[in-house]
């Protein structure tokens, strides 16, 4: 962060499994995405078997690494 190049990742549905559940994996499938790589540290929103656990990284910061090399 480019009307560049080489790619890359996949919502939403569609099925199968796992879990109470938020959700999560694996198969199709593309709504996007310059980090939509990873990360539960902060704020957020969500779950339950709720004095406590968890769940979302594609909600937002923020920390670490990666590709390319125009302006």
């Nucleotide at each position: 962060g480019a009307c560049a190049a080489g790619g890359g990742c996949a919502a939403a549905c569609c099925u199968c499994c796992c879990g109470u559940g938020a959700g999560g994996g694996g198969g199709g499938g593309a709504c996007g995405c310059a980090a939509a790589a990873c990360c539960a540290c902060g704020g957020g929103a969500c779950u339950c078997c709720c004095u406590g656990a968890g769940u979302c990284a594609g909600c937002c910061g923020a920390g670490u690494u990666g590709c390319c090399g125009a302006a």
Molecule: c-di-GMP-I riboswitch aptamer
Organism: soil metagenome